[in-house]
């Protein structure tokens, strides 16, 4: 790097530390940003895997039971990830609506998971 699923409206430092001017994916826009921006360190959010606590089913074996799938549930130690605006707005298709706009679904992006 492709490909497939799932999520994408909530959370998270209103003077933590280094650190110096960028950042918000990409284009346009409109924002942040020396009353200090990336980045790294602490912190902290979540629960997408893995573990972990309770507990349903099913399926094997069986002396006590134990083993394996597989729903819910719970902790948050382990891998990741997040930590301004809805993914900060946009583009299309069909529907509603006088209109301004809603809500749907698709494209793009992102993050996890699994295959290649």
């Nucleotide at each position: 790097c492709u490909c497939u699923u799932a999520u994408u409206a909530a959370g998270a430092g209103c003077a933590g530390g280094u650190g110096g001017a960028g950042g918000g994916a990409c284009g346009a826009g409109c924002c942040c940003g020396a009353u200090g921006a990336a980045a790294c360190c602490c912190g902290g959010c979540a629960a997408c895997c893995u573990g972990u606590u309770u507990u349903g089913g099913c399926g094997c074996a069986a002396c006590c039971u134990g083993c394996g799938c597989u729903g819910a549930u719970u902790c948050a130690a382990g891998g990741u990830g997040c930590u301004a605006a809805u993914u900060c707005u946009c583009u299309c298709a069909a529907g509603c609506g006088a209109a301004a706009g809603c809500a749907u679904g698709a494209c793009a992006g992102a993050u996890a998971a699994g295959a290649g």

The RNA shown here (SAM riboswitch aptamer (S box leader)) has 116 nucleotides and comes from Alteribacter aurantiacus DSM 18675.
Model confidence (mean pLDDT): 80 of 100.
Its Rfam family is "SAM riboswitch aptamer (S box leader)". Rfam's curators write: The SAM riboswitch is found upstream of a number of genes which code for proteins involved in methionine or cysteine biosynthesis in Gram-positive bacteria.
The sequence was found by an Rfam model in a public genome assembly.